[in-house]
RNA sequence: AAAACGCAAACCCGUCGUGAGGCGGGGACGCAAAGCCAACGGACUCGCGGUGCGAGUCAGCGUGGCUACCGAA
Numbered sequence: 001a002a003a004a005c006g007c008a009a010a011c012c013c014g015u016c017g018u019g020a021g022g023c024g025g026g027g028a029c030g031c032a033a034a035g036c037c038a039a040c041g042g043a044c045u046c047g048c049g050g051u052g053c054g055a056g057u058c059a060g061c062g063u064g065g066c067u068a069c070c071g072a073a
Base pairs, nucleotide, nucleotide: 006031007030011026012025013024014023015022016021029060035066036065037064039063040062041061042058043057044056045055046054047053048052
């Protein structure tokens, strides 16, 4: 490269949550790790005694760690 697969953005419906957002169904913008992990940075939400602190969300924002299909290499 090719082949066989996989995942599922926005949006819609239902549901949980103060919220960011999560879960289930539909749906595909895309993804070679768009598999897993909240450790670090970042963005977002909530609270407070407010130029900071705490709790939470995002792995499809980046770094990093672990694992993984095919095989011309």

Annotation:
c-di-GMP-I riboswitch aptamer from a soil metagenome, 73 nucleotides, folded computationally. Model confidence (mean pLDDT): 86 of 100. Rfam family: c-di-GMP-I riboswitch aptamer. About the family: GEMM was predicted in a large-scale screen for bacterial structured RNA regulatory elements.